[in-house]
Context: one part of a larger RNA
RNA sequence: GAUUGAACGCUGGCGGCAGGCCUAACAUAUGCAAGUCGAGCGGAAACGACACUAACAAUCCUUCGGGUGCGUUAAUGGGCGUCGAGCGGCGGACGGGUGAGUAAUGCCUAGGAAAUUGCCUUGAUGUGGGGGAUAACCACUGGAAACGAUGGCUAAUACCGCAUAAUGCCUACGGGCCAAAGAGGGGGAUCUUCGGACCUCUCGCGUCAAGAUAUGCCUAGGUGGGAUUAGAUAGUUGGUGGGGUAACGGCCUACCAAGUCUACGAUCUAUAGCUGGUUUUAGAGGAUGAUCAGCAACACUGGGGCUGAGACACGGCCCAGACUCCUACGGGAGGCAGCAGUGGGGAAUCUUAGACAAUGGGCGCAAGCCUGAUCUAGCCAUGCCGCGUGUGUGAUGAAGGCCUUAGGGUCGUAAAGCACUUUCGCUAGGGAUGAUAAUGACAGUACCUAGUAAAGAAACCCCGGCUAACUCCGUGCCAGCAGCCGCGGUAAUACGGAGGGGGUUAGCGUUGUUC
Numbered sequence: 001g002a003u004u005g006a007a008c009g010c011u012g013g014c015g016g017c018a019g020g021c022c023u024a025a026c027a028u029a030u031g032c033a034a035g036u037c038g039a040g041c042g043g044a045a046a047c048g049a050c051a052c053u054a055a056c057a058a059u060c061c062u063u064c065g066g067g068u069g070c071g072u073u074a075a076u077g078g079g080c081g082u083c084g085a086g087c088g089g090c091g092g093a094c095g096g097g098u099g100a101g102u103a104a105u106g107c108c109u110a111g112g113a114a115a116u117u118g119c120c121u122u123g124a125u126g127u128g129g130g131g132g133a134u135a136a137c138c139a140c141u142g143g144a145a146a147c148g149a150u151g152g153c154u155a156a157u158a159c160c161g162c163a164u165a166a167u168g169c170c171u172a173c174g175g176g177c178c179a180a181a182g183a184g185g186g187g188g189a190u191c192u193u194c195g196g197a198c199c200u201c202u203c204g205c206g207u208c209a210a211g212a213u214a215u216g217c218c219u220a221g222g223u224g225g226g227a228u229u230a231g232a233u234a235g236u237u238g239g240u241g242g243g244g245u246a247a248c249g250g251c252c253u254a255c256c257a258a259g260u261c262u263a264c265g266a267u268c269u270a271u272a273g274c275u276g277g278u279u280u281u282a283g284a285g286g287a288u289g290a291u292c293a294g295c296a297a298c299a300c301u302g303g304g305g306c307u308g309a310g311a312c313a314c315g316g317c318c319c320a321g322a323c324u325c326c327u328a329c330g331g332g333a334g335g336c337a338g339c340a341g342u343g344g345g346g347a348a349u350c351u352u353a354g355a356c357a358a359u360g361g362g363c364g365c366a367a368g369c370c371u372g373a374u375c376u377a378g379c380c381a382u383g384c385c386g387c388g389u390g391u392g393u394g395a396u397g398a399a400g401g402c403c404u405u406a407g408g409g410u411c412g413u414a415a416a417g418c419a420c421u422u423u424c425g426c427u428a429g430g431g432a433u434g435a436u437a438a439u440g441a442c443a444g445u446a447c448c449u450a451g452u453a454a455a456g457a458a459a460c461c462c463c464g465g466c467u468a469a470c471u472c473c474g475u476g477c478c479a480g481c482a483g484c485c486g487c488g489g490u491a492a493u494a495c496g497g498a499g500g501g502g503g504u505u506a507g508c509g510u511u512g513u514u515c
Base pairs, nucleotide, nucleotide: 001515002514004512006511007510008509009508010507013387014386015385016384017383018382019380020379021345026343027342028341030340031339032338035090036089037088040087041086043083044082047081048080050077051076053074054073055072056071060067061066097298098297106223107222108221109220110219111218112217115215116214120211121210122209123208124207125206126205127204128162130160131159137152138151139150141148142147168177169176170175182203183202184201185200186199187198190197191196225269226268231261232260233259236258237257238256239255240254241253242252243251273295274294275293276292277288278287279286280285300321301320302319303318304317323334324333325332326331351377353376354375355374359373360371361370362369363368390420391419392418393417400411401410402409403408424456425452426451427450428449429448430447434442459504460503461502462501463500464485465484466483470499471498472497473496474495480487481486
């Protein structure tokens, strides 16, 4: 000098764009962060429309008996709009967070073969005929609760046989084996148990082949410190048989052999997520890995599998542990390293905000619903960038301050005065782009126009040398200063104050970090 996720002191007008728990992977009140589909199903708790019934009943008519029935209340009706709970499907493996672990099961680069791949794309082909259950519901019942038990009814794109069976799988090459589900829109004739059948279009379902995407696996090279860590290793290294996996493989197991790694640093140990990048620098190199992007790991701690195309699963399950909460003491519930927020720790780091308008994601034929992803707004000079705090003129060089050799010098065209301007701000009016038809949180925002009055807007550090900038007073090795050298003991340009000056400027200085 440059740099910063900074902090502290003094000060502080505006805007744009970024950034904002680096510490306790400490504990967490409260709310929200993953749902959706009625075009899979049985249904109907809520709301609404409609129909109908009953009671009351406006109005009108009346032979005064009554009739009519606007409307209100109640019951009934899944036929309708819809829909709580339930069965079923898809999604909760994405998106979001964190830096604990990891020195190689990771990451980066370049290759590889023994694999799987929901949704998507392309091609081929099929979608026939049956069955038994079960939730919801009803009844009864246990429990404080969480949550159940028993009996009975019922549906499906839930579940299970049968048929069909190759271009699929297995094979001892003789042969053997494996599938599916329906739903919605429209419709002329025909049939009909009046529900439909049937035809057609769309969506779906099964099998096979290929692609795309994604994932798993293998190899090589690279990727920090310590030798005051020198030997390490028995599933260890290899083979055979078997098992297991989507797949190769000591991945696992039985037997056999005795190997394998290592001063080109094995093993052990402490530290650490890696990369694109960032920072410094002329470069080489050093330091670093916040924000943004890619990969891997983790989700109170440890372990385990289930489901599934995909997990050994942050807002799923089971077991153990610590902690917290509820309890009728028998037993239960929980996991913010999601977004806000709280306590704590700390020098230190924000709102319990708005909207799905845009972009994207999930589900759905769609309408749409959900989305603390995201887009926005709020707070903070934390940083970078831009702008302003006036402009011109003005010498009686005013007053006043300071210095003085007492003549004067200086602050100083500075002020006042005169003339002018209105950026920003404020007030009022108009008012977007973002949205190709509709739909705008932001937001009456950006921007434009008019008005207003110099009106509302300057500080901080330094002045002995390094290092730009000097005098007076006070103090008297005291009080104090200080990055280094060093100042201060009675004339201190070095301490404190003042005047003057220098530097930077909505900042300035100090401290810390890196080069």
Source information:
Predicted 3D model of a 515-nucleotide part of an RNA (small-subunit ribosomal RNA, 5' domain) from an uncultured bacterium. Its Rfam family is "Bacterial small subunit ribosomal RNA". Model confidence (mean pLDDT): 88 of 100. The RNAcentral record of the full RNA draws on ENA and SILVA.